[in-house]
Molecule: transfer RNA
Organism: Candidatus Berkelbacteria bacterium CG1_02_42_45
RNA sequence: GGGCCCGUAGCUUAGUUGGUAGAGCGCCACAUUUGCACUGUGGAGGUCGCAGGUUCGAUCCCUGUCGGGUCCACCA
Numbered sequence: 001g002g003g004c005c006c007g008u009a010g011c012u013u014a015g016u017u018g019g020u021a022g023a024g025c026g027c028c029a030c031a032u033u034u035g036c037a038c039u040g041u042g043g044a045g046g047u048c049g050c051a052g053g054u055u056c057g058a059u060c061c062c063u064g065u066c067g068g069g070u071c072c073a074c075c076a
Base pairs, nucleotide, nucleotide: 001072002071003070004069005068006067007066010025011024012023013022019056027043028042029041030040031039049065050064051063052062053061
C1' cells in the first nucleotide's frame, strides 16, 4: 500500500433487503428485610465511530475518513 470483517447505552450485544432503536449485566428510586443480599416494579442513560451524498425519510444504500482485527503485497 491492497482485499475482507467489525464499530449501536458505562460493559456485552440484538436489530432491520429504508419508516425513526431493543435486551442482559451495571446505575437510580420504590416495595420486600431489623439491616444487607436475593427478588419484584418503575426510571434515567444512545446525535447507531466521524463527515458528506441519495431520499419525503438513513443504524440500514453510496463516498471519504478514523480506530480495531485478519490475510496478502512491498521495503529493509